[in-house]
RNA sequence: AGAGUUUGAUCCUGGCUCAGAAUGAACGCUGGCGGCGUGCCUAACACAUGCAAGUCGAACGAGAAAGUCCCUUCGGGGAUGAGUAUAGUGGCGCACGGGUGAGUAACGCGUGGGUAAUCUACCUUUGGAUUUGGGAUAACUUCGCGAAAGCGUAGCUAAUACCGGAUAGUCUGGCUUUAAUUAAUAAGUUGGUAAAGGGUGCCUCUAUUUAUACGCAUUCGUCCAAAGAUGAGCCCGCGUCUCAUUAGCUAGUUGGUGGGGUAAAGGCCUACCAAGGCAACGAUGAGUAACUGGUCUGAGAGGAUGAUCAGUCACACUGGAACUGAAACGCGGUCCAGACUCCUACGGGAGGCAGCAGUGGGGAAUAUUGCGCAAUGGGCGAAAGCCUGACGCAGCAACGCCGUGUGAGGGAUGAAGGUUCUCGGAUCGUAAACCUCUGUCAGAAGGGAAGAACGGUUAUAGGUCUAACAGGCCCGUAAAUUGACGGUACCUUCAAAGGAAGCACCGGCUAACUCCGUGCCAGCAGCCGCGGUAAUACGGAGGAUCCUAGUGUUAUCCGGAUUUAUUGGGUUUAAAGGGAGCGUAGGCGGGAGGUCAAGUCAGCUGUGAAAUGUAUCUGCUUAACGGGUACACUGCAGUUGAAACUGGUUUUCUUGAGUGCGUAAGAGGCAGGCGGAAUUCGUUGUGUAGCGGUGAAAUGCUUAGAUAUGACGAGGAACUCCUAUUGCGAAGGCAGCUUGCUGGGUCGUUACUGACGCUGAUGCUCGAAGGUGCGGGGAUCAAACAGGAUUAGAUACCCUGGUAGUCCGCACAGUAAACUAUGGAUACUCUCUGCCGGCGAUACAUUGUCGGUGGCCAAGCGAAAGCGUUAAGUAUCCCACCUGGGGAGUACGUUCGCAAGAAUGAAACUCAAAGGAAUUGACGGGGGCCCGCACAAGCGGAGGAACAUGUGGUUUAAUUCGAUGAUACGCGAGGAACCUUACCCGGGUUUGAAUUGCUGAUGGCGGUAUUUGGAGACAGAUACUUCCCUUCGGGGCGUCAGUGAAGGUGCUGCAUGGUUGUCGUCAGCUCGUGCCGUGAGGUGUCGGCUUAAGUGCCAUAACGAGCGCAACCCCCGCCGUUAGUUGCCAUCGGGUCAUGCCGGGCACUCUAUUGGGACUGCCAUCGUAAGAUGUGAGGAAGGUGGGGAGGACGUCAAAUCAGCACGGCCCUUAUGUCCGGGGCGACACACGUGUUACAAUGGGGGGUACAGUGGGAAGCUACCUGGCGACAGGUUGCGGAUCCCCAAAUCCUUUCUCAGUUCGGAUCGGAGUCUGUAACUCGACUCCGUGAAGUUGGAUUCGCUAGUAAUCGCGCAUCAGCCAUGGCGCGGUGAAAAAAAUCCCGGGC
Repeated sequence: AGAGUUUGAUCCUGGCUCAGAAUGAACGCUGGCGGCGUGCCUAACACAUGCAAGUCGAACGAGAAAGUCCCUUCGGGGAUGAGUAUAGUGGCGCACGGGUGAGUAACGCGUGGGUAAUCUACCUUUGGAUUUGGGAUAACUUCGCGAAAGCGUAGCUAAUACCGGAUAGUCUGGCUUUAAUUAAUAAGUUGGUAAAGGGUGCCUCUAUUUAUACGCAUUCGUCCAAAGAUGAGCCCGCGUCUCAUUAGCUAGUUGGUGGGGUAAAGGCCUACCAAGGCAACGAUGAGUAACUGGUCUGAGAGGAUGAUCAGUCACACUGGAACUGAAACGCGGUCCAGACUCCUACGGGAGGCAGCAGUGGGGAAUAUUGCGCAAUGGGCGAAAGCCUGACGCAGCAACGCCGUGUGAGGGAUGAAGGUUCUCGGAUCGUAAACCUCUGUCAGAAGGGAAGAACGGUUAUAGGUCUAACAGGCCCGUAAAUUGACGGUACCUUCAAAGGAAGCACCGGCUAACUCCGUGCCAGCAGCCGCGGUAAUACGGAGGAUCCUAGUGUUAUCCGGAUUUAUUGGGUUUAAAGGGAGCGUAGGCGGGAGGUCAAGUCAGCUGUGAAAUGUAUCUGCUUAACGGGUACACUGCAGUUGAAACUGGUUUUCUUGAGUGCGUAAGAGGCAGGCGGAAUUCGUUGUGUAGCGGUGAAAUGCUUAGAUAUGACGAGGAACUCCUAUUGCGAAGGCAGCUUGCUGGGUCGUUACUGACGCUGAUGCUCGAAGGUGCGGGGAUCAAACAGGAUUAGAUACCCUGGUAGUCCGCACAGUAAACUAUGGAUACUCUCUGCCGGCGAUACAUUGUCGGUGGCCAAGCGAAAGCGUUAAGUAUCCCACCUGGGGAGUACGUUCGCAAGAAUGAAACUCAAAGGAAUUGACGGGGGCCCGCACAAGCGGAGGAACAUGUGGUUUAAUUCGAUGAUACGCGAGGAACCUUACCCGGGUUUGAAUUGCUGAUGGCGGUAUUUGGAGACAGAUACUUCCCUUCGGGGCGUCAGUGAAGGUGCUGCAUGGUUGUCGUCAGCUCGUGCCGUGAGGUGUCGGCUUAAGUGCCAUAACGAGCGCAACCCCCGCCGUUAGUUGCCAUCGGGUCAUGCCGGGCACUCUAUUGGGACUGCCAUCGUAAGAUGUGAGGAAGGUGGGGAGGACGUCAAAUCAGCACGGCCCUUAUGUCCGGGGCGACACACGUGUUACAAUGGGGGGUACAGUGGGAAGCUACCUGGCGACAGGUUGCGGAUCCCCAAAUCCUUUCUCAGUUCGGAUCGGAGUCUGUAACUCGACUCCGUGAAGUUGGAUUCGCUAGUAAUCGCGCAUCAGCCAUGGCGCGGUGAAAAAAAUCCCGGGC
């Protein structure tokens, strides 16, 4: 000191949450020791039992007993105990100490004052006194009542108990004087008020006389007075919680006079008189609460709190009352009432733990019915001493703080084991074992404190009183004596690493990661959020991290939170400016001089209790804890000064404000009068069939004459053009013309007043539209309502009607996005440019100034958008308002209102967001620009038929699986009869069909022939044959048995690699540096022109670059070069019926290589350029010449685990593997892709011409023979530029003549051929026969821009054969139409 969380990302606003510290805590798990503290926060609930306040015989009267001793008549008596114990009278104390916080919002508390308005026992000091009498009464005795508590009668007695008298002044009352009005003071006079004795000693005095007290001495008391100290009472200033949804309260109330009362002022009480007193600076009422020093937190200011300790107050079962006393209206006193509990003989009594322990109860929760007066303190006493649950200690509790330990050093084969693993290793981990040490704590044994000094006693030195050597008092010395804690702290010794570690957490915040299990289940979670089969977030484990005798959770407070903002926030759009003005209280306020000193500042004084806090020193081994010293306690009061500022007062000024005079502008307001156009209605004329309305219609109006049009009339409402970022007004608002009345502002002038000002809570007034009441008015328009449409519906939008209302008068209401979403006032702070109203200067170009109204921008501000002299800038003053979203401007209460409603205005509950501004993409039945067989223009198809093939569906034992909009469906499959094959049924087999390591056995295994069972796999039988190398040790190769690997077309394409489809061959996608922006991002890549193209050019805060485009590559088209066999044959020769057939040649064609050629290069026009255009030239080819390969960043969790590979999961006599048969070919149906047709641009017959790819040995096959034919039988050439396979449409001729045909060929019957173990399910082909649907195909839809479409045939892969009409190639013939951008689809900017 911050962090997480709103978004795809960003900045901001804003809430929620976390990390910190703390606690009188509680709960979970765990727990070695010690020190110091702390411990009913709840029921001020009820309490058994014990204890917590007594003491004094030196105030007084009385006065035992036990025990011991003696005597005894054995009944008892005496002495001692002992004037002891004890009750009573009396004194002092019990008002302190201890507890609790119920009440109390108050002079209760805090702080500072006052008391001339007061008291104060005990204590201290000073002065004085302590005199003389008297009568009672308890105790005790007697008698009586009562269960008890207790009470009564009679009698005796004492006092420091009680009472009378005397005396006393610095006490007190009255009167007088000084002296004159109060008060105070002084003097005088006259009344009144005191006392108590006790102890000890002595004989100097006195009195009795030989020792005593009425004497003396001393001491403790008593009384009066004064003073002090201490404590207390009362009064005052200031401070002291929440609610205004509590606004008025008050009758002893406020004051006065007389009286009473008190220690004392006072309505404290009373009688009379007056009518006051308090309150928005919050009275009264309600709620809550003891207050403070302090404590916790915080940088501080603050906020929260008021346990322990300390000060004050209040209370003592609840309520009330007084008595006593110095002090009480009294915790362990009295009386009364009440509730409760207890005793009772039922008549009556007793009690008060909020004292210490303890019990019940309540509660999450809080201790022992302990020891001691040794210390400190208190009460009484002369003292010893007694009493003291105050206190000192101990016990219980990790409740807190502090300290300390659970060992230290060495130790690598990095052991075993656990976990993990890519099987190599890694990790727990120097950790352990093991070796060497040490001994804190706990344990045992021994020693053993400080806290203790007084006091008293005894002995004794000195001083003092005195007559005294008694005695007392003061002050010393010495001795013995006093410890609850406690045999505790502490010290020493002994043995032994031996007895002593846990809790939470590990997705981010927040330090710490893997495996297994689970599978949106179980669960976690403070916030965000995890979990749906590979969870670092659940549960377990291993490991890691944090803290440590604790650790987590929960609760609460502060902090973080500047999130109530004094320090230190905001209000255009995030929450937030009142709708506007006038104005009261209040707040704030111009220049100059004087004065006062309230605020302010400074010095000094008093106080601010102690403790606490801070600093430092110091004592416990350290620390916590404690002691000393200093500071602080920011406050309050007094006093002495200062006079700048604020304030009071006074004098003065003119610039703020206002007034006068003059001037012009304006939809400013109110009232009256007038005007024309239009709508509607009425009357009437003309006129005839429609009008009206809509996207299209209909409802509606109209032959009873509408609409249209002319004339006249009625009535109401609103004022076209001018008209404008125009003007006026405080806002709402204001618009025909004119008259009257009237408000405000501006400018000019500078005559007058002299701060008269600004703001403004409460208050008052104004306040659009709509609404309400009463009365008018009512043309238009038009909520409600009705009808017609639209629609799935249409309580709407559209149409036809239509009532309140809209208009006027009076009254109410009081709200709006009443907005500039921007309160008012004043001052200051660039430039440019319009408009409105004034006044100037002027050279008639211009220009200054004041007021208003607009636009663009600087600085600055702002989260940004933006604002920017009309601020959202810089400052001052005043008012209003805000504090997460929802609930909610709701409920309740109150006020206002006729009502509608308005104003004021919550909470429970709920969410982790809600929100502002800007960014990037995507989308739009938003806009602009541009492309594409996208449309249009064409050609040919599909969709109808039959068949082929694929898919869906259905069926089935199985019809294996996958592909499913475009981007699945003649797709994986470029060949399902068996095989393939993954599916089904049945039968076998289990180291396995195949591959391989190791161990053991064996020397074969295998082959050929025959043969048994079986469907076969398989299981046997017989006969024959039978390993290789060798250094002879063995090795290789097999078989069998065992074992380790196997095997899986089983699952997951949403765990993956690789590959592929698609957008799309669309022109895009990015980077570096720079610049802009707080940032996400932008720029570049935008703009203009151009291109097939982000292709170029120009421009430009961008400059460059990369992946794409293009080019480089291949094929075709032209030419050249090189090379000629199997190709070719122009020239020369030979030969044949004929043919490059032969010799020869390589010119040509061709084959194969390698080059050239095309670049908008040239011309013309346009253009800055890039480039475009042209029946341009030249050229084989012209603007990318045609085609192919080639597919950017990315999208679709697209496809594929069944091509292959691979993580994880699953099966292992089966989900592996082998065999036979079946299925993948089913068939009511639906869809996709094709083939053949429907015919004459055709079918059939005959004749006839011309290709190119490519293939060929279990092959292609010429030729010959046979067969109608598929084909068969011979023979030949060729592993190929040599041999073979090789065209059809075309062309010529003939026939058919528009028909279900000489079209069409499905289907079916028969007969065959070929392949293959095998054509039944389920092959192709041939021949003969049969001859179905179909006569050009609905909505809709597909392909194609030139050698293209269309049409014709040929080849190849797979392959024994083939269901191929499919796929991939090849050539032959060979068109039409568009060149546009309206629409559909897709794409780019």
This is a predicted structure of a 1389-nucleotide RNA (small-subunit ribosomal RNA) from an uncultured bacterium.
Its Rfam family is "Bacterial small subunit ribosomal RNA".
The sequence is in RNAcentral, with records from ENA and SILVA.
Model confidence (mean pLDDT): 84 of 100.